[in-house]
């Protein structure tokens, strides 16, 4: 130095809940808050979920919308024991 890995150190994100705003809604954003996370940083690519406001529709459907803290996969990264 790279890959794997995950002790330590110094650190990070921040779940359910509640408040406030937009959204038809999933939700999404701030604020509090910790269940928790070694990628729980970032990508909606895949299929799987969620979603009825418009549009198609006979609809359990499709399109559009959302979800990366659900799993696959992509990519970027701190620290240095074994």
């Nucleotide at each position: 130095u790279c890959c794997u890995c995950g002790a330590a150190c110094g650190g990070g994100c921040a779940a359910a809940c509640c408040c406030g705003u937009g959204g038809u809604a999933a939700c999404a954003c701030g604020g509090g808050g910790a269940c928790g996370c070694a990628a729980a940083g970032c990508c909606a690519g895949u299929g799987c979920c969620c979603u009825a406001c418009c549009c198609c529709g006979a609809g359990u459907g499709g399109a559009g919308g959302g979800u990366c803290g659900a799993a696959c996969g992509g990519u970027u990264a701190c620290c240095g024991a074994a």
This is a predicted structure of an 82-nucleotide RNA (c-di-GMP-I riboswitch aptamer) from Pseudomaricurvus alkylphenolicus. The prediction has a mean pLDDT of 78. It matches the Rfam family "c-di-GMP-I riboswitch aptamer". Rfam's curators write: GEMM was predicted in a large-scale screen for bacterial structured RNA regulatory elements.